This is a predicted structure of a 548-nucleotide part of an RNA (small-subunit ribosomal RNA, 5' domain) from a metagenome. RNAcentral holds the full RNA, with entries from SILVA.
Context: one part of a larger RNA
RNA sequence: GAACGAACGCUGGCGGCGUGGAUAAGACAUGCAAGUCGAACGCUUGUUACGGGGUAGCAAUAUUCUGUAGCAGGAGUGGCGGAAGGGUGCGUAACAUGUGGGUAAUCUACCGUGAAGGCUGGGAUAACUUGCUGAAAGGCGAGCUAAUACCGGAUGAGAUAACCAGGAGGCAGCUUUUGGUUAUGAAAGUUGGGGACUGUCAAAGGCCUGACGCUUCAUGAUGAGCCCGCAACCUAUCAGCUAGUUGGUGAGGUAAAGGCUCACCAAGGCUAAGACGGGUAGCUGGUCUGAGAGGACGACCAGCCACACUGGAACUGAGAGACGGUCCAGACACCUACGGGUGGCAGCAGUCGAGAAUUUUUCACAAUGGGCGCAAGCCUGAUGGAGCGACGCCGCGUGGGGGAUGAAGGGCUUCGGUCCGUAAACCCCUGUCAUUUGCGAACAAAGUUGUUGGCCUAAUACGCUAGCAGUUGAUAGUAGCAAAAGAGGAAGGGACGGCUAACUCUGUGCCAGCAGCCGCGGUAAUACAGAGGUCCCAAGCGUUGUUC
Numbered sequence: 001g002a003a004c005g006a007a008c009g010c011u012g013g014c015g016g017c018g019u020g021g022a023u024a025a026g027a028c029a030u031g032c033a034a035g036u037c038g039a040a041c042g043c044u045u046g047u048u049a050c051g052g053g054g055u056a057g058c059a060a061u062a063u064u065c066u067g068u069a070g071c072a073g074g075a076g077u078g079g080c081g082g083a084a085g086g087g088u089g090c091g092u093a094a095c096a097u098g099u100g101g102g103u104a105a106u107c108u109a110c111c112g113u114g115a116a117g118g119c120u121g122g123g124a125u126a127a128c129u130u131g132c133u134g135a136a137a138g139g140c141g142a143g144c145u146a147a148u149a150c151c152g153g154a155u156g157a158g159a160u161a162a163c164c165a166g167g168a169g170g171c172a173g174c175u176u177u178u179g180g181u182u183a184u185g186a187a188a189g190u191u192g193g194g195g196a197c198u199g200u201c202a203a204a205g206g207c208c209u210g211a212c213g214c215u216u217c218a219u220g221a222u223g224a225g226c227c228c229g230c231a232a233c234c235u236a237u238c239a240g241c242u243a244g245u246u247g248g249u250g251a252g253g254u255a256a257a258g259g260c261u262c263a264c265c266a267a268g269g270c271u272a273a274g275a276c277g278g279g280u281a282g283c284u285g286g287u288c289u290g291a292g293a294g295g296a297c298g299a300c301c302a303g304c305c306a307c308a309c310u311g312g313a314a315c316u317g318a319g320a321g322a323c324g325g326u327c328c329a330g331a332c333a334c335c336u337a338c339g340g341g342u343g344g345c346a347g348c349a350g351u352c353g354a355g356a357a358u359u360u361u362u363c364a365c366a367a368u369g370g371g372c373g374c375a376a377g378c379c380u381g382a383u384g385g386a387g388c389g390a391c392g393c394c395g396c397g398u399g400g401g402g403g404a405u406g407a408a409g410g411g412c413u414u415c416g417g418u419c420c421g422u423a424a425a426c427c428c429c430u431g432u433c434a435u436u437u438g439c440g441a442a443c444a445a446a447g448u449u450g451u452u453g454g455c456c457u458a459a460u461a462c463g464c465u466a467g468c469a470g471u472u473g474a475u476a477g478u479a480g481c482a483a484a485a486g487a488g489g490a491a492g493g494g495a496c497g498g499c500u501a502a503c504u505c506u507g508u509g510c511c512a513g514c515a516g517c518c519g520c521g522g523u524a525a526u527a528c529a530g531a532g533g534u535c536c537c538a539a540g541c542g543u544u545g546u547u548c
Stems, first nucleotide, its partner, number of pairs: 001548004006544005013396006019389002026352003030349003035080003040077002043074014087307003097231007106224002111220007119153004128143006159184011189212006197206002233279003240270003245267008282304004286297004309330005332343004360386001362385003368382001369380004399429004409420004433489001435484005447471009492537005497518003503532005513520002
């Protein structure tokens, strides 16, 4: 000199863009952060419309029971998603990361493409009703019912495995390919529309035509697993380490190679090019500094990894050894009728604590993205916004011109004067920002409703597609624009002995004090304290800490 996720002191007008728990991976009150689908399924509540029956009545009507359809809600079965997104940096010196390869040793839900198929049966169970039990959380039993839930049978193009035959490669064990035989194992429906035909008392259905699904196989894409070369902290006051250890054969296991695991056999393997041990640490793109070489760092943003109160374990699943799932143990906290239960902010806010130190218990799903759904839509503390903090960077302002009797006042003085100083007053202007008033955005295209055309079709229906019209904004009455008034509302901090830009007076008298280094102060201190003046920066200025 530059830099910072900074802190402290004094001071503080506005805006834009960033950024903000670095310490206790300490403990957490409260609210929210993962749901969705009725076009998979049965049940149930409310309501509306239409229909049927009963009762009262002469009738109008009233009331009750029931069926169908629509709308809204409830818990449950089922499907998909809760493995993403979001947080933190504990652990880890490791194939964790970076980079370059390998996988003929592998898997991949949803998505794209292609091929084939969707036949026929069955028994349950939750919800519900009901009994017992418990303070509660809940638990146990009986009865009823549905499905794209579950379980049989059939079929098997292709798939997998075994065997047989032929070909190719190889010295051989064997590998590969073609053909055949045998074996294994699939499925689910829902919904829009409909002329003819079928069916019927009427429907539902068959049938036709679309949409979304289901099963099998192949392939692509995406994502992931595994293996290897190289790179990258300190320490020798750590020199020897290692028995599943190193290799082989065989078996098991996995999606998959492998001591990954096991039985047997051999006795190997690593190491001064630093094994083993100890300490520290998430790694990288990058950031800071520096002319560079290098050094230091790894906040924010992005990629990978690890973790989710501590330790362990598996289940489900395409994917987890699963932050807001399960089980066991532990510590802690809460509820309790003392028998027993419940919980996990390193999600977003917020609280306490410790600390020099780090924000609102805010708005919205309008945009972007994600989950579910045919869709409408619902959910989304992701995200988009606003709020707080001079924490940082950048921009703007605190006025401009004229104005000498060089006013008053203050300082110094050789008492002549000189400095603050055109500075002020005073005169003439301007109107940035702030203030007040008015107008007032972009970010919006989709989707949907209505309508018109085209395509599809037996069809004017459904569906697809294009146009037109209506409708959707948290930010926000914000940005911006226009007008009004008036210099009005807006300057401080540090320094002045040398380094180092800037000097005098008074007080003090080795005292009080200053200080980054050299050093100042013992009666004229430009070095202490105050004042006037000056210098440097400026909404900041200094100090401290850390890095180069």